A computed fold for a 1482-nucleotide RNA from an uncultured bacterium, annotated as small-subunit ribosomal RNA. Model confidence (mean pLDDT): 82 of 100. Its Rfam family is "Bacterial small subunit ribosomal RNA".
[in-house]
RNA sequence: AGAGUUUGAUCAUGGCUCAGGAUGAACGCUAGCGGCAGGCUUAACACAUGCAAGUCGAACGGUAACAGGGAGAGCUUGCUCUCCGCUGACGAGUGGCGCACGGGUGAGUAACGCGUAUGCAACUUCCCUCUGACUAGAGAAUAGCCCGGAGAAAUCCGGAUUAAUACUCUAUAGUAUUUUAGAUUCGCAUGUUUCUAAAAUUAAAAUUUCGGUGGUUAGAGAUAGGCAUGCGUCCUAUUAGUUUGUUGGUGAGGUAACGGCUCACCAAGACUACGAUAGGUAGGGGGCCUGAGAGGGUGAUCCCCCACACUGGUACUGAGACACGGACCAGACUCCUACGGGAGGCAGCAGUGAGGAAUAUUGGUCAAUGGACGAAAGUCUGAACCAGCCAUGCCGCGUGCAGGAUGAAUGCCCUAUGGGUUGUAAACUGCUUUUAUUAGAGAAGAAACCCUUUUACGUGUAAAAGGCUGACGGUACCUAAUGAAUAAGCACCGGCUAACUCCGUGCCAGCAGCCGCGGUAAUACGGAGGGUGCAAGCGUUAUCCGGAUUUAUUGGGUUUAAAGGGUGCGUAGGCGGAUUAUUAAGUCAGUGGUGAAAGCCUAUAGCUUAACUAUAGAACUGCCAUUGAUGCUGAUAAUCUUGAGUAUAGUUGAAGUGGGUAGAAUGUACUAUGUAGCGGUGAAAUGCUUAGAUAUAGUACAGAAUACCAAUCGCGAAGGCAGCUCACUAAACUAUUACUGACGCUGAGGCACGAAAGCGUGGGGAGCAAACAGGAUUAGAUACCCUGGUAGUCCACGCUGUAAACGAUGAUUACUAGGUGCUGGCAACAUAAUUUCAGUACCCAAGCGAAAGUGAUAAGUAAUCCACCUGGGGAGUACGAUCGCAAGGUUGAAACUCAAAGGAAUUGACGAGGGCCCGCACAAGCGGUGGAGCAUGUGGUUUAAUUCGAUGAUACGCGAGGAACCUUACCUGGGCUUAAAUGCAGAACGCUUUUCUAGGAAACUAGAUUUUCUUCGGACGGUCUGCAAGGUGCUGCAUGGCUGUCGUCAGCUCGUGCCGUGAGGUGUCGGGUUAAGUCCCAUAACGAGCGCAACCCCUAUUUCUAGUUGCCAACAGAUAAUGCUGGGGACUCUAGAAAAACUGCCCGCGUAAGCGGUGAGGAAGGUGGGGAUGACGUCAAGUCAGCACGGCCCUUACGUCCAGGGCUACACACGUGCUACAAUGGUUGAUACAAAGGGCAGCUACUUGGUAACAAGAUGCUAAUCUCUAAAAUCAAUCUCAGUUCGGAUUGAAGUCUGCAAUUCGACUUCAUGAAGCUGGAAUCGCUAGUAAUCGCAUAUCAGCAAUGAUGCGGUGAAUACGUUCCCGGGCCUUGUACACACCGCCCGUCAAGCCAUGGAAGCUAGGGGUACCUAAAGUCGGUUGCUGUAAAGCGCUGCCUAAGGUAAAACUGGUAACUGGGGCUAAGUCGUAACAAGGUA
Repeated sequence: AGAGUUUGAUCAUGGCUCAGGAUGAACGCUAGCGGCAGGCUUAACACAUGCAAGUCGAACGGUAACAGGGAGAGCUUGCUCUCCGCUGACGAGUGGCGCACGGGUGAGUAACGCGUAUGCAACUUCCCUCUGACUAGAGAAUAGCCCGGAGAAAUCCGGAUUAAUACUCUAUAGUAUUUUAGAUUCGCAUGUUUCUAAAAUUAAAAUUUCGGUGGUUAGAGAUAGGCAUGCGUCCUAUUAGUUUGUUGGUGAGGUAACGGCUCACCAAGACUACGAUAGGUAGGGGGCCUGAGAGGGUGAUCCCCCACACUGGUACUGAGACACGGACCAGACUCCUACGGGAGGCAGCAGUGAGGAAUAUUGGUCAAUGGACGAAAGUCUGAACCAGCCAUGCCGCGUGCAGGAUGAAUGCCCUAUGGGUUGUAAACUGCUUUUAUUAGAGAAGAAACCCUUUUACGUGUAAAAGGCUGACGGUACCUAAUGAAUAAGCACCGGCUAACUCCGUGCCAGCAGCCGCGGUAAUACGGAGGGUGCAAGCGUUAUCCGGAUUUAUUGGGUUUAAAGGGUGCGUAGGCGGAUUAUUAAGUCAGUGGUGAAAGCCUAUAGCUUAACUAUAGAACUGCCAUUGAUGCUGAUAAUCUUGAGUAUAGUUGAAGUGGGUAGAAUGUACUAUGUAGCGGUGAAAUGCUUAGAUAUAGUACAGAAUACCAAUCGCGAAGGCAGCUCACUAAACUAUUACUGACGCUGAGGCACGAAAGCGUGGGGAGCAAACAGGAUUAGAUACCCUGGUAGUCCACGCUGUAAACGAUGAUUACUAGGUGCUGGCAACAUAAUUUCAGUACCCAAGCGAAAGUGAUAAGUAAUCCACCUGGGGAGUACGAUCGCAAGGUUGAAACUCAAAGGAAUUGACGAGGGCCCGCACAAGCGGUGGAGCAUGUGGUUUAAUUCGAUGAUACGCGAGGAACCUUACCUGGGCUUAAAUGCAGAACGCUUUUCUAGGAAACUAGAUUUUCUUCGGACGGUCUGCAAGGUGCUGCAUGGCUGUCGUCAGCUCGUGCCGUGAGGUGUCGGGUUAAGUCCCAUAACGAGCGCAACCCCUAUUUCUAGUUGCCAACAGAUAAUGCUGGGGACUCUAGAAAAACUGCCCGCGUAAGCGGUGAGGAAGGUGGGGAUGACGUCAAGUCAGCACGGCCCUUACGUCCAGGGCUACACACGUGCUACAAUGGUUGAUACAAAGGGCAGCUACUUGGUAACAAGAUGCUAAUCUCUAAAAUCAAUCUCAGUUCGGAUUGAAGUCUGCAAUUCGACUUCAUGAAGCUGGAAUCGCUAGUAAUCGCAUAUCAGCAAUGAUGCGGUGAAUACGUUCCCGGGCCUUGUACACACCGCCCGUCAAGCCAUGGAAGCUAGGGGUACCUAAAGUCGGUUGCUGUAAAGCGCUGCCUAAGGUAAAACUGGUAACUGGGGCUAAGUCGUAACAAGGUA
């Protein structure tokens, strides 16, 4: 100090979460020791038992117990009993002091309770210190003891008798108190100090060893309290008014003391927006935690203050209490009881129950410190000091150290089988002994008091010496011995965040702080190995601060992210121009007091160190007082003119209110002309119209709004304002600088204004038009469109008070480069020009901003004031209050829920957005498909099986370039278990092979027969056994490779530079051009790569070379004829090498690239034609069945062999084809012309036979040699428009060929048969030239063939393209976007289901507080004529007040509730499609 998370990515906004520290903690796992601390946060709930406050005999009467002594008696002569207060002592009692301290708790309390600073001239103070004075006399009782009585007890009553430092009376007293008078000091005032005079009133206790101790009174001090005041001290305004002893005065009472503290009378005040009153919560502070600080949170332990003591009330005693371990009363609860009555209060220390996640021993000692009493010894002390329990925290120590590699073994993992890791870790060797164990020795804390002795003053004090006293504790500490011996866990390992692999699981089980992980290869679940972190602890949970500048004083914002009030006027408040003087409140400086101690910080010291503790210092940022300064702010006084206003003179405008008036349009009425439609729409219909519409003309009436001018204009505070004109009213600006003299700005509350819609009353109503009706559209259409149409719109008066009331931008003031318009004035003028003023609009510098943008009209730089914001949803909702006639407005939450919601910009994709361009994309044409029959593939169905895959384009004559068996993967049945190949090892054997027999469908099984070489070691061969197999089983969503498609579309990128905070952009855009990101120009870009093009092949032309198997012009020969032969290379051809085409030349246009040309030349002209060639990528596209391959699965079977069947099924649907429907044709006959390719298990000439398929002979050819080979075309004849001489399906018969085999299930031939079909609906396909169309030929596969398929080859050989509006696809630019899985996207609402929290609600119920009335305990105060007492006084009676209780009505706050309202959440429910693109009606 930051990090994760919204997005495809980015910046900013904004929330959520994490890393840190802390705790009186709890829980889980684990645990060796010590030191120092801490330990009911919950039920201020209830408490058994024990202890926690007594002491004094030197105040008193005394003698119950004990001891001693004395006397007496009995006698078992040392025991028992009796008596004597004589002594030590002392139960109970009188009296004194203490019990108001110490200890506990935090319920109450929002308060002078606490903190801080003052005051008391308004007070008290036992004990203590100092000082003065005094301590005289008298008396009556009473407890106890004794006697008697009541009662269960607690306790009480009566009688007799007794003491005091108990009580009463009297005396004495002033520097005491009170009153009066006079003088005097001080003070802000009431007052007060001192002195004098007079009058009145109040004291005491004794004891003594005579030193004293005690008592009374007065003063001073100290200590402790009381009271008053300033300032500070939580949340809520959905608490706005509160108060009657209330506020003040006079008088009286009361108190230690002031005071409405109380009472009588008088006055009507007092508090409050600077938050009264009410409600909620809470002890306050020093401090503690956190934080850089400012702050935030907190108030355990320790210290100070307060309050309380079962709940409520009350007083008594006392110096002090309204009293924790005192009293009285009432209440609740518990206990005892003989039922009559009594007793009690752990929030003291232990302890118990209960509550709770949770918090300890019914311990020891007064040794030390402190307290009470006492002269003292001493007694008491659950205060305190110690010990016990608890890892609750902090601190310290240890669990060993060194060497040791065969890098042992096990484990785990990978594997190329070598190895790696655990790991110097272990074993093993040496060393040490903290700690644990045993044994020994053993503290400090102790010095006083007191006792003894001595010394100095002198029965006491002071000093010295000696003695006595330790709970902790035989503890700390120290020494010795033995021996590595006694001692390691927890969490985590996807990112944040240090640390990785395997197995299991398979959206299951589970994890999770946030993001998220898990659906068969999970570093995220569970286990293991390994690793990381901390360590006697480690994690989790809870809470607080931090990070969070995420409430922002330090230190935030408000155009679009949350956020400027709709606008003005104005109160309080805040802020405020220039000069001078005074003052000194703020401000600044010095000084003084205080800010308790502890704590924090610094230094030093003590425990072996540390924690801890001690000493000293600093600090305590605060408050108060005082002295000074006077720049600034304030206050007071005076002055000024620039802010503000006034005056005078002009100007301007849809500024406002009221009245008058005008024309056009519309509608209606009437009249006239006139006739069949009008109107409306995308198209229609509803509607109007022959009773005369629409249209046209005239007249009249009505209401509303004001065309053109008109604008980026003008005016107004905003809303808003538009014909013309009059009246009234307001404003702004300009000029003059005459007047006032800071009069100003802002503005919480408040008041006023405030579009449209709406409401009330009364008018008005032409047009328009919610609701409504009808017609359309539609699946529906409660809409969009059309025809009508009522409120309303208009006027007057009143209400409402809201809008995207927007510039989404509060008001005011000042300052900060420019440029261009427009409006209104002024100056000088001429109309131009001008830094003249006020307004209005655009572009831009700097700056600002997340960016878009803004930019003198700021969103810049500053100042003042106001308003508002703090994640999204719930929700501008609920409740409450308030306003309103209502509708509704204003104010305005929470529970719950999510990890986002939102802004700006970027790249894509998309749009029923736009522009440009291309393509057989459309159009123009030609021919098809869709209808028929058949072939073939697919779906479906069927089946034992109809094996599998391919499924929009991009599956469907596809894998398959050839299923009768085989193929074959499928089915049925029968067999085999090393079974096809190869290798190794072992064993027995002589086989192998051939033949035969039996069974069988075969495979196979069973059997027979024959049979090697040898040097006897073996070779060879198969058989058997073992190890390695095999799988067309699954996953193409684990993969390689290959392929399809976009698409032969023109795109896809990079380096450097530049721009931008960044994602990104630029380049690649723009203007042209091209088939092309092809090229040119321009240019913050310059270059480059993969694509395009070219290079490659075929083809079109020519040349050269070479001529065999090809060719034959000339020459020669031969034949019936033929390049048949000699020969030739001319030609064709063959196949090698070259040439040729590049917009090169010309003309025109153009800067150029390039384009145009019936141009020239050329075989070919503008990539000549065709092919191969497929960028970055997309579709989790296809293929595990072509092959390869990870993982999973089967192993007498999912492997393998065999026979038969199936893949060929058939109500049906689709795709692709073939043949046709005929005359551009069919049939018959005749006659021509190819290219390419194949051929020895082959192609076959030729001859013969057969109608033919073909057969039988025979010849050539391993091929430019032989052979397979054209058809359409052409010529002639015939048919004459018919289901035909078209068409050939189907069926019958007879055959041929291949093959082991033709039934399921082959092809072909002949004869016979002769179906549908007469050009094909919606729709749809191909093709732009040697193309379509049409005609045949060949080949692969192959025994044969289902081939009409596929791949090639040549023959004949067209039509059309105006053009780019439209459909489809694509490219580039631009635009919008809420899409990014990218429109097959996203997303809204009702309904249905489950869950959750919440509002209303008849009622039911609980609580606290207030009010009124009734009753009223104890008790203070007052009264008292009765009673007691010598008296003081008491008893009794009585008055006022009051706790508790009761009654009543109302308010408030909760809980619950039939029913009901909306809200939120929840993979795959229903209905629609509202929003996002022009979202299909912005």

The sequence is in RNAcentral, with records from ENA, Greengenes and SILVA.